Description: Small-subunit ribosomal RNA, central domain from an uncultured prokaryote, 349 nucleotides, folded computationally. It matches the Rfam family "Bacterial small subunit ribosomal RNA". Gene Ontology terms of the family: structural constituent of ribosome and ribosome. The prediction has a mean pLDDT of 88.
Context: one part of a larger RNA
RNA sequence: UUGGGCGUAAAGGGCGCGUAGGCGGCUUAUCAAGUCUGAUGUGAAAGUGCGGGGCUUAACCCCGUAAAGCAUUGGAAACUGGUAAGCUUGAGGGCAGGAGAGGAAAGUGGAAUUCCUAGUGUAGCGGUGAAAUGCGUAGAGAUUAGGAGGAACACCAGUGGCGAAGGCGACUUUCUGGACUGCACCUGACGCUGAGGCGCGAAAGCGUGGGUAGCGAACAGGAUUAGAUACCCUGGUAGUCCACGCCGUAAACGAUGAGUGCUAGGUGUAGAGGGUAUCGACCCCUUCUGUGCCGCAGUUAACACAAUAAGCACUCCGCCUGGGGAGUACGGCCGCAAGGCUAAAACUC
Numbered sequence: 001u002u003g004g005g006c007g008u009a010a011a012g013g014g015c016g017c018g019u020a021g022g023c024g025g026c027u028u029a030u031c032a033a034g035u036c037u038g039a040u041g042u043g044a045a046a047g048u049g050c051g052g053g054g055c056u057u058a059a060c061c062c063c064g065u066a067a068a069g070c071a072u073u074g075g076a077a078a079c080u081g082g083u084a085a086g087c088u089u090g091a092g093g094g095c096a097g098g099a100g101a102g103g104a105a106a107g108u109g110g111a112a113u114u115c116c117u118a119g120u121g122u123a124g125c126g127g128u129g130a131a132a133u134g135c136g137u138a139g140a141g142a143u144u145a146g147g148a149g150g151a152a153c154a155c156c157a158g159u160g161g162c163g164a165a166g167g168c169g170a171c172u173u174u175c176u177g178g179a180c181u182g183c184a185c186c187u188g189a190c191g192c193u194g195a196g197g198c199g200c201g202a203a204a205g206c207g208u209g210g211g212u213a214g215c216g217a218a219c220a221g222g223a224u225u226a227g228a229u230a231c232c233c234u235g236g237u238a239g240u241c242c243a244c245g246c247c248g249u250a251a252a253c254g255a256u257g258a259g260u261g262c263u264a265g266g267u268g269u270a271g272a273g274g275g276u277a278u279c280g281a282c283c284c285c286u287u288c289u290g291u292g293c294c295g296c297a298g299u300u301a302a303c304a305c306a307a308u309a310a311g312c313a314c315u316c317c318g319c320c321u322g323g324g325g326a327g328u329a330c331g332g333c334c335g336c337a338a339g340g341c342u343a344a345a346a347c348u349c
Stems, first nucleotide, its partner, number of pairs: 003321004007303002012317001014200004021193003025087007033080002035076008049065006090190001091187003094183004102176007109153001114148007124135002161168002205246006214240002219235004257316006265294011298305002322349003331342004
């Protein structure tokens, strides 16, 4: 609970597409459902509200009047709505451009680690706070050459770019999505939001099959310590990688839902366009889109936010309502499982 809120106090759904619904630009005509207005009927009495009166007052009693609502009917036409016609600024399309780690697949490359083979070479290597476990005279470590294999792509690299979010970083090719700028050629409100629904969704985890260089839960050993089921060290299995299928959660964060309009400036940066100047490129001025910083008004409990708003407004959705119990129990739905989603109460402070 017809209230007030949601950056940090409780509270924005992880993100998108979209159904119902809600809301919706400018002009004209028309209808009259909403809306406004008049009349009639009804609205029993008592009671209630208002005005007045009677018991000394009050309670109590009496009189008058009002009243929403509903129905019928007459009218008004600004707004909402319906219908019809039109418009172009919202939205979409067309044409011309440039930017980008946006996505998918196939192929290719170099550095490094590890391992294997061979050469040189000899007693150590490794590791730490110090050590030890470990490796090494069956020749290690170091170094040279060759080979194998997996994973990740140094520099470029930038509060740089792209994507709805998760996220995306070597190079080439193929397929493919979106955004931006310019022109103002076309359509003519085709729009916004979005309960349910559907899809996407890091890491870890699960299933089947493959792969395994490095790293590395578990595990083993060595140390440390009073102990050390840790931190440190030596090893090391799942996993990390690939294909297909699940899971559906995160401090999934800007802890800030989406859309539209309005409201001082200054200064970087990324992508486009225009102007001025010039032999030309810079420089300078300017428009749009993105991304940062500073800052006025305003907002805010403060911190801070401040045209990328947390300002001023409107539309739609989600959510909150003292702490614990508890994001738990039960039930339902989903999942192979792990578990997820929905979601209480007793009791207690």